[in-house]
Context: one part of a larger RNA
RNA sequence: ACCGUGGGGCGACCCACCAGUAGGACUUCGAGGAAGCCGAUGCGACCCGAAACCGAGUGAUCUACGCGCGAGCAAGGUGAAGCGUGGCGAAAGCUGCGUGGAGGCCUGAAGGGAUGGUGUCCUACAAUACCCUCCUCUGACUCGUGCGUAGGGGUGAAAGGCCCAUCGAACUCGGCAACAGCUGGUUCCAGCCGAAACAUGUCGAAGCAUGACCUCGACUGAGGUAGUCUGCGAGGUAGAGCGACCGAUUGGACGAACCGCCUCCGAGAGGAGUCGGCCGUCCUGUCAAACUCCGAACUUGCAGACGCCGUCGACGUCGGGAAUCCGGUAUGCGGGGUAAGCCUGUGUACCGUGAGGGAGACAACCCAGAGCCGGGUUAAGGUCCCCAAGUGUAGAUUAAGUGCAACCGAAGGUGGUCUCGAGCCCUAAACAGCCGGGAGGUGAGCUUAGAAGCAGCUACCCUCUAAGAAAAGCGUAACAGCUUACCGGCCGAGGUUCGAGGCGCCCAAAAUGAUCGGGGCUCAAAUCUACCACCGAGACCUGGCAGCGUCCGUGAAAGGACGACCUAGUAGGCUUGGCGUACUGUAUGGGCGGAAGCACGGGCGAGAGCUCGCGUGGACCGUACAGUAACGAAAAUCCUGGU
Numbered sequence: 001a002c003c004g005u006g007g008g009g010c011g012a013c014c015c016a017c018c019a020g021u022a023g024g025a026c027u028u029c030g031a032g033g034a035a036g037c038c039g040a041u042g043c044g045a046c047c048c049g050a051a052a053c054c055g056a057g058u059g060a061u062c063u064a065c066g067c068g069c070g071a072g073c074a075a076g077g078u079g080a081a082g083c084g085u086g087g088c089g090a091a092a093g094c095u096g097c098g099u100g101g102a103g104g105c106c107u108g109a110a111g112g113g114a115u116g117g118u119g120u121c122c123u124a125c126a127a128u129a130c131c132c133u134c135c136u137c138u139g140a141c142u143c144g145u146g147c148g149u150a151g152g153g154g155u156g157a158a159a160g161g162c163c164c165a166u167c168g169a170a171c172u173c174g175g176c177a178a179c180a181g182c183u184g185g186u187u188c189c190a191g192c193c194g195a196a197a198c199a200u201g202u203c204g205a206a207g208c209a210u211g212a213c214c215u216c217g218a219c220u221g222a223g224g225u226a227g228u229c230u231g232c233g234a235g236g237u238a239g240a241g242c243g244a245c246c247g248a249u250u251g252g253a254c255g256a257a258c259c260g261c262c263u264c265c266g267a268g269a270g271g272a273g274u275c276g277g278c279c280g281u282c283c284u285g286u287c288a289a290a291c292u293c294c295g296a297a298c299u300u301g302c303a304g305a306c307g308c309c310g311u312c313g314a315c316g317u318c319g320g321g322a323a324u325c326c327g328g329u330a331u332g333c334g335g336g337g338u339a340a341g342c343c344u345g346u347g348u349a350c351c352g353u354g355a356g357g358g359a360g361a362c363a364a365c366c367c368a369g370a371g372c373c374g375g376g377u378u379a380a381g382g383u384c385c386c387c388a389a390g391u392g393u394a395g396a397u398u399a400a401g402u403g404c405a406a407c408c409g410a411a412g413g414u415g416g417u418c419u420c421g422a423g424c425c426c427u428a429a430a431c432a433g434c435c436g437g438g439a440g441g442u443g444a445g446c447u448u449a450g451a452a453g454c455a456g457c458u459a460c461c462c463u464c465u466a467a468g469a470a471a472a473g474c475g476u477a478a479c480a481g482c483u484u485a486c487c488g489g490c491c492g493a494g495g496u497u498c499g500a501g502g503c504g505c506c507c508a509a510a511a512u513g514a515u516c517g518g519g520g521c522u523c524a525a526a527u528c529u530a531c532c533a534c535c536g537a538g539a540c541c542u543g544g545c546a547g548c549g550u551c552c553g554u555g556a557a558a559g560g561a562c563g564a565c566c567u568a569g570u571a572g573g574c575u576u577g578g579c580g581u582a583c584u585g586u587a588u589g590g591g592c593g594g595a596a597g598c599a600c601g602g603g604c605g606a607g608a609g610c611u612c613g614c615g616u617g618g619a620c621c622g623u624a625c626a627g628u629a630a631c632g633a634a635a636a637u638c639c640u641g642g643u
Base pairs, nucleotide, nucleotide: 006015007014008013046185047184049182053175054174055173056172057171058170064149065148066147067146068145069144070143071142072141073139075107076106077105078103082099083098084097085096086095087094088093111136112135113134116132117131119130120129151167153163154162155161188578189577190576191574192573193572198211199210200209201208202207214321215320216319217318218317219316223309224308225307227306228305229304230303231302232301233300234299235298239294240292241291247287248286251283252282253281254280255279258277259276260275262273263272264271265270327351328350329349330348331347332346333345334344335343336342356367357366358365371545372544373543374542375541376540377539381535382534383533384519385518386517390532392531393530394529395528396527397526403521404520412506413505414504416503417502418501419500420499421498422497423496424495425494433490434489435488436487437486439463440462441461444458445457446456469484472483473482474481546567547566548563549562550561551560552559579632581629582628583627584626585625586624587623588622589621590620597616598615600613601612602611603610604609
């Protein structure tokens, strides 16, 4: 400001409306509580796995040693003591012959052992064997039998040997599911997001904790700041410079004092001079992570503007759950190292956790970030054949198979060839070649045996000329002789020198057979320049579909709109959705007219899976909604059975 502040009835009053009270119904919020779920802690604590430790027992029928009682050792050889006898001797005694029969003595059977063949065997005949060879065989010998010594203990002629196929601590059972920061294994489908290999501490380094980083949720409530520009500040790198400091540093000229060496003069004192050092001035040539008179790009603080994001809740705060703590490569800039597929930093990207196309093959190089099924166009890279697409166009280079390689190839050398620039000569005829001349004084003077252009020294004049050296080289003992310079003729168009660049060539040696991926390629199928066309990916465009997110809609769905700015993904997170197994409850079905299981075949679903048919089989089996769980295997030198 506008609208309304009532209607009916003559009236009492009635009705509408409004407010309140009581009761009821529905819905929303909800402290608190319960279920469920997640992680943590203690326990075997996700599963399997030691070498060990301790206790109580059992073992000396194997074997070690000891004790008691017993048993065994062919044959031969050697020949100790003692004894007898002979000899010698004063004696002690010595000695010959014989007898005798000693010995950890000898040879060698039985017995016992085990040296070499590093023989045979080595899923053996055998969990220690066979053969040959070998050691010992009256002794510290071998064997029987009965006893003894027991596990940190025994026994040991000692090897850590042996103590029942077990010994640097037996065996059995128990503690015991020991502990293991270590190895291995860990079972259905999908949806959304998506790491770390760093920092700090750690008897820490193969482990943990906290932070950084990932995920999920709640709270709060208005701003936020990856981009660009502007303003005001910060910085001393790249570069550059050093007549601006500091330190290093080339050559020259000039100047004065001092120092050093040497020379000269001087009797000496000392003086003069060259050279070098030092200093100064001038000219000239160079450097620096720990030099700077200078000085970017770039990075960064604050503010403003634009852009972008944000009440559909950004920014922020708090909380639940993690994983990670061996990283690697390329590239920019460093440090170490002769170097390395080397070690160690830092920024960025990628691999890790990333498929697809190219690079022969090839984690990280090039292209490019994959929802599913089709059609097209391009990227990197290619277009002779293998192999999709040009034996494409124009011009040039290379002759080395150079090259066709993201390939090792250097200093140095190169009249291989092409291009560019400059100087000089040239139709008054260049350069090269051919023809002719190349003389006279004079054999210059000196030197010298000689010295005649040409051993050496000095000088290097003059004449005739078109031109010709007192001679540039060869030559002679010296001459001679042959060329050259120089001049003329013929010829007729470029010549010569230097510099720069391109592509080649030499330099250029490795071990099983070579090679550009191969075949093969030479006005290329090589290299350079310019251009046209085509092939080529999951990129881009496009048709259809799915999921996810936001919004509209709904009780919830359905349905609709939008997404240039959604769809890769290891560890991991999610109170996200689903499949399957066993059993229980409630409800409801199938089955001898054939259940489960098994085999084969058809269909549906993105998938886990579901379903149908037929055969076999011969008695049980489903569905829906809830609930419970020792619930899903391809792996563990897994376990058991079969083969």